Predicted 3D model of a 95-nucleotide RNA (c-di-GMP-I riboswitch aptamer) from an uncultured Gammaproteobacteria bacterium. The coordinates come from a structure-prediction model, not an experiment, and the mean pLDDT is 89.

RNA sequence: AGCUGAAAAAGGCAUACCUGUCGAAAGGCGGGGACGCAAAGCCACCGGUCUAAGGGACUCUGGAGACAGGGUUCUAGGACAGCGGGGCCGCCAGU
Numbered sequence: 001a002g003c004u005g006a007a008a009a010a011g012g013c014a015u016a017c018c019u020g021u022c023g024a025a026a027g028g029c030g031g032g033g034a035c036g037c038a039a040a041g042c043c044a045c046c047g048g049u050c051u052a053a054g055g056g057a058c059u060c061u062g063g064a065g066a067c068a069g070g071g072u073u074c075u076a077g078g079a080c081a082g083c084g085g086g087g088c089c090g091c092c093a094g095u
Base pairs, nucleotide, nucleotide: 002095003094004093005092012037013036017032018031019030020029021028022027035082041088042087043086045085046084047083048080049079050078054075055074056073057072058071059070060069061068062067
């Protein structure tokens, strides 16, 4: 330095759920909690998934109109690294 994770040790992370907080939401962060994880450490580059505040289209209602409100739908510049690929870094052991 490469490959591997059967056994072992030192340790590490923390699903669902509960709770506080931020957010329009998806979701993030803190606390509790452990389903699991050898990268369940970090990065949204590719695919995928989630959300749709704002914006667009259509439509309904009100209105003389400007416009306002409701509904349907599309949309990521918002998210997910514990969905897959890729990139970067790293502990222990075996070889």